A computed fold for a 72-nucleotide RNA from a Flavobacteriales bacterium, annotated as transfer RNA. Taxonomically the source falls in Flavobacteriales (Bacteria, Pseudomonadati, Bacteroidota, Flavobacteriia).

[in-house]
């Protein structure tokens, strides 16, 4: 230099164009003599950035940035 791939909640990850989800964690309540465990609920996201396509984009296209891998 070129190619492929990754970026979504505090962490690990789903999500094939139509209001953003799970597990773990956090907070609150229930339960218990108490703690843990268990049960219920809540909070937490401008989906890496910019532009484009579309009635509508986390999702499709282009570029940039970041991590990983490969070729030379």
């Nucleotide at each position: 230099g070129c190619c492929u791939u990754u970026a979504u909640a505090g962490c690990u990850c789903a999500g094939u164009g139509g209001u953003a989800g799970a597990g773990c964690g956090u907070u609150u309540g229930c339960c218990u003599u108490g703690u843990a465990a268990g049960c219920a609920a809540a909070a937490g996201g401008u989906c890496u950035u910019g532009a484009g396509u579309u009635c509508g984009a986390a999702u499709c296209u282009c570029a940039a940035u970041u991590g990983a891998g490969g070729c030379u």
Its mean pLDDT, the model's own confidence on a scale to 100, is 82. Its Rfam family is "tRNA". Rfam links the family to the GO term triplet codon-amino acid adaptor activity. Rfam classes the family as a transfer RNA.